Glycine riboswitch aptamer from an uncultured Gammaproteobacteria bacterium, 84 nucleotides, folded computationally.
The sequence was found by an Rfam model in a public genome assembly.
Model confidence (mean pLDDT): 82 of 100.
Of the family's consensus pairs, 90% are formed in the model.

């Protein structure tokens, strides 16, 4: 130079669920019904240096979100850093 990891920025792709009902000058509020891929929680294959602890896309919906837009896990590209 190359490749692989890990980490941060950039821009893209990226699902689901009621344009519900009422009340508002309304971005809001109440109230039924629904969603899981922000975050949180909970069990666990499994892992470890094995006391104990890490630990999903699973499962709970507290939060979040049900036109659109924001948001989105999660991928993959581009650069900078670090490691091997």
């Nucleotide at each position: 130079a190359u490749u692989c990891g890990a980490g941060c920025u950039g821009a893209g792709g990226g699902a689901g669920a009621g344009c519900g009902c009422u009340u508002u000058a309304u971005u809001a509020a109440g109230c039924c019904g629904c969603c899981g891929a922000a975050g949180g929680a909970g069990c666990a294959a499994c892992c470890g240096a094995c006391c104990c602890g890490g630990a999903a896309a699973c499962u709970c919906u507290c939060a979040g979100g049900c036109c659109c837009a924001c948001g989105g896990a999660c991928c993959g590209c581009a650069g900078c850093u670090c490691g091997a």